A computed fold for a 1465-nucleotide RNA from an uncultured prokaryote, annotated as small-subunit ribosomal RNA. The coordinates come from a structure-prediction model, not an experiment, and the mean pLDDT is 84. It matches the Rfam family "Bacterial small subunit ribosomal RNA". Its family is annotated with ribosome and structural constituent of ribosome in the Gene Ontology.
[in-house]
RNA sequence: AGAGUUUGAUCCUGGCUCAGAGUGAACGUUGGCGGCGUGGAUUAGGCAUGCAAGUCGAGCGAUCGUAGCAAUACGGGAGCGGCAAACGGGGUAGGAAUACAUCGGAACGUACCUUUUGGUUGAGAAUAGCGUUGGGAAACUGACGGUAAUACUCAAUAAAGUCGAGAGACCAAAGGUUUACUGCCGGAAGAGCGGCCGAUGCGAUAUUAGGUAGUUGGUGGGGUAAUGGCCUACCAAGCCUGAGAUGUCUAGGGGGUGUGAGAGCAUGGCCCCCACCACUGGGACUGAGACACUGCCCAGACACCUACGGGUGGCUGCAGUCGAGAAUCUUCCACAAUGGGCGAAAGCCUGAUGGAGCGACGCCGCGUGCGGGAUGAAGGCCCUUGGGUUGUAAACCGCUGUCAGGGGGGAUGAAACCGUAAGGUUGACAGAGCCCCAGAGGAAGCACGGGCUAAGUUCGUGCCAGCAGCCGCGGUAAUACGAACUGUGCGAACGUUAUUCGGAAUCACUGGGCUUAAAGGGUGCGUAGGCGGUUAUUUAAGUAGGAUGUGAAAUCUCCCGGCUCAACCGGGGAACUGCGUUCUAAACUGUCAGACUUGAGUAUGCUAGAGAUGAAUGGAACACCCAGUGGAGCGGUGAAAUGUGUUGAUAUUGGAUGGAACACCAGAGGCGAAGGCGAUUCACUGGGGCUCAACUGACGCUGAGGCACGAAAGCCAGGGGAGCAAACGGGAUUAGAUACCCCGGUAGUCCUGGCUGUAAACGAUGAGCACUGGGCGGGGGGAGGCUUGCCUCUCCCGGCUGUAGCGAAAGCGUUAAGUUCUCCGCGUGGGGAGUAUGGUCGCAAGGCUGAAACUCAAAGGAAUUGACGGGGGCUCACACAAGCGGUGGAUGAUGUGGCUUAAUUCGAGGCAACGCGAAGAACCUUAUCCUGGACUUGACAUGCUUGGAUGGCUCGCCUGAAACAUUCAUGACGCUCGCAAGAGUGACUCAUACACAGGUGCUGCAUGGCUGUCGUCAGCUCGUGCCGUGAGGUGUCGCGUUAAGUCGCUGAACGAGCGAAACCCUUGUCCUUAGUUGCCAGCACGAUGGUGGGGACUCUAAGGAGACUGCCGGUGUCAAACCGGAGGAAGGUGGGGACGACGUCAAGUCAUCAUGGCCUUUAUGUCUAGGGCUGCACACGUGCUACAAUGGUGCGUACAAAGGGAAGCGAAAUCGCGAGAUGGAGCAAAUCCCAAAAAGCGCGCCCCAGUUCGGAUUGCAGGCUGCAACUCGCCUGCAUGAAGCCGGAAUCGCUAGUAAUCGCAGGUCAGCUAUACUGCGGUGAAUAUGUUCCUGAGCCUUGUACACACCGCCCGUCAAGCCACGAAAGCGGGGGGCAUCCGAAGUCGCCGAGCUAACCCUCGGGAGGCAGGCGCCGAAGAUGAACUCUGUGAUUGGGACUAAGUCGUAACAAGGUAACCGUAA
Repeated sequence: AGAGUUUGAUCCUGGCUCAGAGUGAACGUUGGCGGCGUGGAUUAGGCAUGCAAGUCGAGCGAUCGUAGCAAUACGGGAGCGGCAAACGGGGUAGGAAUACAUCGGAACGUACCUUUUGGUUGAGAAUAGCGUUGGGAAACUGACGGUAAUACUCAAUAAAGUCGAGAGACCAAAGGUUUACUGCCGGAAGAGCGGCCGAUGCGAUAUUAGGUAGUUGGUGGGGUAAUGGCCUACCAAGCCUGAGAUGUCUAGGGGGUGUGAGAGCAUGGCCCCCACCACUGGGACUGAGACACUGCCCAGACACCUACGGGUGGCUGCAGUCGAGAAUCUUCCACAAUGGGCGAAAGCCUGAUGGAGCGACGCCGCGUGCGGGAUGAAGGCCCUUGGGUUGUAAACCGCUGUCAGGGGGGAUGAAACCGUAAGGUUGACAGAGCCCCAGAGGAAGCACGGGCUAAGUUCGUGCCAGCAGCCGCGGUAAUACGAACUGUGCGAACGUUAUUCGGAAUCACUGGGCUUAAAGGGUGCGUAGGCGGUUAUUUAAGUAGGAUGUGAAAUCUCCCGGCUCAACCGGGGAACUGCGUUCUAAACUGUCAGACUUGAGUAUGCUAGAGAUGAAUGGAACACCCAGUGGAGCGGUGAAAUGUGUUGAUAUUGGAUGGAACACCAGAGGCGAAGGCGAUUCACUGGGGCUCAACUGACGCUGAGGCACGAAAGCCAGGGGAGCAAACGGGAUUAGAUACCCCGGUAGUCCUGGCUGUAAACGAUGAGCACUGGGCGGGGGGAGGCUUGCCUCUCCCGGCUGUAGCGAAAGCGUUAAGUUCUCCGCGUGGGGAGUAUGGUCGCAAGGCUGAAACUCAAAGGAAUUGACGGGGGCUCACACAAGCGGUGGAUGAUGUGGCUUAAUUCGAGGCAACGCGAAGAACCUUAUCCUGGACUUGACAUGCUUGGAUGGCUCGCCUGAAACAUUCAUGACGCUCGCAAGAGUGACUCAUACACAGGUGCUGCAUGGCUGUCGUCAGCUCGUGCCGUGAGGUGUCGCGUUAAGUCGCUGAACGAGCGAAACCCUUGUCCUUAGUUGCCAGCACGAUGGUGGGGACUCUAAGGAGACUGCCGGUGUCAAACCGGAGGAAGGUGGGGACGACGUCAAGUCAUCAUGGCCUUUAUGUCUAGGGCUGCACACGUGCUACAAUGGUGCGUACAAAGGGAAGCGAAAUCGCGAGAUGGAGCAAAUCCCAAAAAGCGCGCCCCAGUUCGGAUUGCAGGCUGCAACUCGCCUGCAUGAAGCCGGAAUCGCUAGUAAUCGCAGGUCAGCUAUACUGCGGUGAAUAUGUUCCUGAGCCUUGUACACACCGCCCGUCAAGCCACGAAAGCGGGGGGCAUCCGAAGUCGCCGAGCUAACCCUCGGGAGGCAGGCGCCGAAGAUGAACUCUGUGAUUGGGACUAAGUCGUAACAAGGUAACCGUAA
């Protein structure tokens, strides 16, 4: 510090997600030790049990125990009394201000403590305990008797206290004991603590806008420690509120904590301070202090005890338990330390506290060993089989002894206290360091490895199982799932989940935006508010500086120090950015009171204008009506029809009436705040501009609320109604057509009055001031100059183009979207949704305000490259047109589909599959085709183990369809040694075992190679430079030209490459060379160029020449080039061929071949017989033959080219009607053969018919090939003689030696299904000089929501599933108020006839007190009417989501009716 994710790519906007740090956490896997921390966050839910506040005998009496004979001593403890119990401990329910924080203040209190000043005298009456005796189950309680005090009472004393103006009046006490202390009372002061007041700060919500009657203030009174409506009576009518009152929701506040660079944001657990609470609600009592956690009274809920009469209780103290929950501990030890209460003290009490226990919950530390060790062991994994890796890792050798374990000993935490002193006593718990023992022994996991993000291989799986934080993986080669191996990260932990901050400048104060991405209010006026010209004073609120007080401690931070280090802890400093007080300054803002004129306004003069309102008037057009002429259609459309017309239309003429709108002028023109405004005239009226510089003297700008205006549609009432025209009717179109088109037609459109208040109300651009280069037009004024119709200057309005600058870009650019300021409005991902709900406005329609659940990872803007368009321009092509001939109809051939079959093997599928692979299926071919029969190291290759002796060829036998199996016979290899016999060995071979062979099995979507197609179309790119943030552009565009990105010119381009062209082959002319097998003019022989001879010619085959827009004329830019011409065999590429750019189609081929992976291995391999690939209701493609007279047929008769030939071509001759047979000359070929060319030409016949056309089909008889023609070959002869008389919709080829037509040859091949295919020549046309249309293509341009690229994208209803939400008759629950009733406890007030110790008394009584009664207030409760929140609800509404449902085609291209906005139907 960033990264991933929208796109084909780019830039931007914008959301989502990740990497970091944290937590009182939880869950999963794993788990050695220690230190320090920390641990009920949910139900402020309920609680068994124990403990958590007592102490004092030096306040008191009685009493008990022990010792003692006793005095006495020691000890216990109920009760009275004193102090404490208001602290400490727990919790966060309530509370949005009576809290808290900070800073101030005045009208107060204060036990214990400290200081100080005084005092402490004299009396009295009770009461508990206790005794006696009652009631009650218990809790508890009654009567009588008697008793003490530091308990209670009275009197005295009385100031510096209290009251009071003063005089004066009034107020207290307690003693104890060990004789040295300690208590007690009044006053003053202090410290600390507390009560009260003020200011500032401290949540959300306006879908809460008004609230308030003790309310605001005053006076009198009361009350309190004290101010105060705190309370009360009376008087006044105030007080709070847009700077958010009131209401609702949420919440303890702070120091701090987490995060962050900071500003901030989030948070308030442990610790500290404050507040509040104590089962729920209310209340007071006591007291210095409480309205009191473990006190009291009342009410309520709950729980327990009960003898049913009545009682008791309050863990939000420490442990513990139940419940709920993802989840949070021991019913431990000790007062040794620190602290608290009481006490003179010893001491007692202390679940405060100190410790221990449990939990990896957090932080920190340590360990699980160290060194050596390569045959790089074994095993695992991978492998190209060579090896690599795990890996010095292990084993093995040497060493060490931390932690844990066992044993020993033990510092320290201890200070105090008692005692005159000596001296004595105190550890719950922890236990460092030290010594000894043993031995590597007891101690490693978790997550991840596609990118972000460090780290990859193999196998399994096959859109399954699964993963996933985002993007996304998985459909047979998954680095993404699962496993293994291995690697990476962290490590006693590691991951996940939740949550906070960060990244997020993604709420922007620091630090962002609003033309098109979300976002300027439709427009103006104006209130509050905010901001505000020049000048000189005043003041000191803001502001700046200094000083000072405070900002608790802890925390953070710096330094130092203590635990072995660290965490942790201690000391000191800094900091705590804040608030207050005070001094100084006076520039700026503000304030007070002046001045000024430039901002603003007023006045004078001039001026433009569809500015507004009202009234009047006008012509054209239209419609209707009347009349005339006229006589058949009119009208309407793509074409029609509905409609209208002989009852006279349309057309035309004259006249009358009506309503609406105002042609030309008219302009990028004018006016207005916007909406908007267009005939003419008049009336009235608003605003603007210019000029002048007379007046006012900052009077200004903006503007939340508010008020006004506000197109069209719409609404209400009343008019009006010509044309147009939602709805509606009809006619068309269409698959349908509730539309587009046509004929009609009502609201409405118009007027008056009222309402509505919205628009893509747009410049998608709020208003205002100022500043910042230019150029060119338009409109309205003014000034100057002169040459009088021109020039110059100036102000205002309205445009275009463009500099700087800005902008994501497009673009904006003195009319800013530039540079600044002021004020207002608005936005914060898309959808849900401008919806629901609430409120408000409206007659209604509806407007304004305006969410959430849920869901997606995008939605968007601008620009780029393509592709596409029923967009445009230019251009081309047998693309169309013009022609010629076909196909589609018939027969048969052939291929395909389908059907059939045991099998009909496989592939090819628009063009670009279909006479295609197949240049030849009877067997073979031939295949996982079928039915059978066989073989298993194999039909074929290589290596190797063991064994044998043969192998190969030939012949024969048995069974069998063959393959195969079985059997027999015969001869027989090389080398070495050896006379020989023989031995060894090798090759070959057989058998055998093993490696392996084999596969036309799958995947052409794993591939190579090859091929098709766009397309022989003219394109496709690169280097450098330049332009652009970038994708990318430029070059390659433009103007000409070409078949061509061919060439020329211009130009930020200059060059280059692959294509085009050329080079190559062939053909057309000539020349040279060479003449056999070719040729033969002349010569000789012969009559067949045969021979001699010849090279002239033809021809053959080698090499050359020739054509280049070279020449002439014209056009063109002085160009490229085009047009015409000459010459020439050939003229503008002469004809033809080979040659196919970057790429597209996951095009075709795993069955040519090669090849990865998978599958198979007595079979998917191999061999073999027979069958099938030829099967036939049918459909399609391609070709053949025809339908005839430009023909058919008979006879006669010419002229080719190119090929093939030895398992071959095969002549002559003979035989056969013929196919053919016999025969075998010649020829490995310019020599011989196939071989006859056919159409043509000549002469006959046929005479328009299903024929002398046509030949299918069938019968008979033959021939040929072959092992074999049944399925299933070809040919011949005779006979037979089908369909068919030129072919519907539709469709194909061809532009010249072409189409058409005629034959010939070849490959494959034993033969043939060839009418196919590949070539060859013969005869030989017509038409087009055009580009409107169909198809395809190229370039430029335009639009785009497409990029899998229009076979694209995409909308809505319906149907199905699922999810959340709204409405809903209702039903249920909660909350806070209001009203009425009832009214506990209790304070206060009044009464107090009953009761009554202290004091007074004249002894009668009184004062005072108490019980009791009444009154005000008053909790809970009851009732009622409203408000508000929430749950649920038959049914219902829309919404979101969900590979392959239905119907259409709305949008994106002119999306096929341009789209969109508002409104109505």